[in-house]
RNA sequence: CCGCACAAGCAGCCGAGAUUCGUCCCCACGGACGGAUGCGGGGGACCCGAUCAACUGGGGCGUAUUCCGGGCUUUCACCGGAAAGGGAACUUCCAAUCCCGAGCCCGUCAGCUAACCUCGUAGGCGCAUGGAAGGGCUCAA
Numbered sequence: 001c002c003g004c005a006c007a008a009g010c011a012g013c014c015g016a017g018a019u020u021c022g023u024c025c026c027c028a029c030g031g032a033c034g035g036a037u038g039c040g041g042g043g044g045a046c047c048c049g050a051u052c053a054a055c056u057g058g059g060g061c062g063u064a065u066u067c068c069g070g071g072c073u074u075u076c077a078c079c080g081g082a083a084a085g086g087g088a089a090c091u092u093c094c095a096a097u098c099c100c101g102a103g104c105c106c107g108u109c110a111g112c113u114a115a116c117c118u119c120g121u122a123g124g125c126g127c128a129u130g131g132a133a134g135g136g137c138u139c140a141a
Stems, first nucleotide, its partner, number of pairs: 008138003012125003018037008038121006048111001057109001058106004065083006085100004090134006
């Protein structure tokens, strides 16, 4: 110096929401705009599916839908509980515990759907439970 690699240490979360290039803002922390890649969503044939009428049109993103009780003159708002479903710190499995179970959009219109067309790439937070197995990075002697 190189290689291998034990011990030991380290790793942020929900979400598609990240990386990178160029131009401009005097420079630039930083910001704006545009492009590419990656990730995510929507529309959109044959075939298949559906196919009547009415009612409270119908549909999309998302885990976020349904039921029961209370409240209210009734409905809604509201409160409580339960279940479907979802999340918890490298990943998976088992157990335990905790939390969520919202909100928004299109505008009379859309089943699936190749080619094709098109949109988004935000926002908000701070877990540290136990066991087993398997990985990543750093790494003295």